[in-house]
Molecule: c-di-GMP-I riboswitch aptamer
Organism: Planctomycetaceae bacterium
RNA sequence: UCCUCGAAAAGGCAAACCGACCGCGAGGUCGGGACGCAAAGCCAAGGGCCAAUCGACAUUCGUUUGAUUGGAAGCCUGGUUGCCGAA
Numbered sequence: 001u002c003c004u005c006g007a008a009a010a011g012g013c014a015a016a017c018c019g020a021c022c023g024c025g026a027g028g029u030c031g032g033g034a035c036g037c038a039a040a041g042c043c044a045a046g047g048g049c050c051a052a053u054c055g056a057c058a059u060u061c062g063u064u065u066g067a068u069u070g071g072a073a074g075c076c077u078g079g080u081u082g083c084c085g086a087a
Stems, first nucleotide, its partner, number of pairs: 005085002012037002017032006035074001041080003045077003049071008
């Protein structure tokens, strides 16, 4: 120094919930707030999940399924960049 790894310290992020605003919706932004996080930084590429619209099946009015367009990186995998340095 690198890989694996995650002790300590510094610094960082911020779930639920609340308020304001935006969106048909999933959800997003900002502020408050911390359940947690060593990539809880970034990328919707694979699987899965969520929403809207349209179609098919079905006709119990709700379920299943397909397509399209979106959402989420704090579901898993993958890609990529990166702080600190005990064992």